TPP riboswitch aptamer (THI element) from Glutamicibacter sp. MNS18, 95 nucleotides, folded computationally. NCBI's taxonomy places the organism under Bacteria, Bacillati, Actinomycetota, Actinomycetes, Glutamicibacter. It matches the Rfam family "TPP riboswitch aptamer (THI element)". From the family's description: Vitamin B(1) in its active form thiamin pyrophosphate (TPP) is an essential coenzyme that is synthesised by coupling of pyrimidine and thiazole moieties in bacteria. The sequence was found by an Rfam model in a public genome assembly. Its mean pLDDT, the model's own confidence on a scale to 100, is 77.
RNA sequence: AUUAGUGACACGGGGUGCCGCGUAAGCAGCUGAGAUAACACCCGUUGAACCUGCACCAGUUAAUACUGGCGAAGGGAAUGUCCUGGAAUUGCGUG
Numbered sequence: 001a002u003u004a005g006u007g008a009c010a011c012g013g014g015g016u017g018c019c020g021c022g023u024a025a026g027c028a029g030c031u032g033a034g035a036u037a038a039c040a041c042c043c044g045u046u047g048a049a050c051c052u053g054c055a056c057c058a059g060u061u062a063a064u065a066c067u068g069g070c071g072a073a074g075g076g077a078a079u080g081u082c083c084u085g086g087a088a089u090u091g092c093g094u095g
Base pairs, nucleotide, nucleotide: 001089002088005084007082008081009080010079011044012043013042014041016038017030018029020027021026050075051074052073056069057068058067059066
């Protein structure tokens, strides 16, 4: 000196299920970043955020939820700016 990363802002994308009680409103339990649509959470092509396959297959459970496979499958928002900082690279000087 350059750039990755982290963070902030702007723009864009996404999900909100299972079980119990209840006439309903709602209450409470489970997993999770998020399950009461939160000015929250996650993700933006280096794309498993999320959707289809799929109430699929194996395991487990109170549960069709949950865990893994499927997955070098198919789709999916095509990003920008700034600060910081010191992981990496390069140049110069000194020892």